[in-house]
RNA sequence: GGACGAUUAGCUCAGCUGGUUAGAGCACUACAUUCACAUUGUAGAGGUCGUUGGUUCAAAUCCAUCAUCGUCCA
Numbered sequence: 001g002g003a004c005g006a007u008u009a010g011c012u013c014a015g016c017u018g019g020u021u022a023g024a025g026c027a028c029u030a031c032a033u034u035c036a037c038a039u040u041g042u043a044g045a046g047g048u049c050g051u052u053g054g055u056u057c058a059a060a061u062c063c064a065u066c067a068u069c070g071u072c073c074a
Stems, first nucleotide, its partner, number of pairs: 001073007010026004019057001028044005050066001052064003
């Protein structure tokens, strides 16, 4: 330098080829339970979906660019 893949909550990930509120598990907070802790139950907080732009009535999803990470080639 080139090819391919990945980027969504603190962590691990889903979201099936655009459409009706962006989700799960773990973690975190509060309450209940306990002498206490753990477990369990209920409720809650936490996202500009990596950046910038484009297409569209509508973009996490399609296109381009840049950035980071990984694999391979040279």

The RNA shown here (transfer RNA) has 74 nucleotides and comes from Candidatus Dojkabacteria bacterium UBA2177. The organism belongs to Candidatus Dojkabacteria, within Bacteria. It matches the Rfam family "tRNA". From the family's description: Transfer RNA (tRNA) molecules are approximately 80 nucleotides in length. Their secondary structure includes four short double-helical elements and three loops (D, anti-codon, and T loops). Rfam classes the family as a transfer RNA.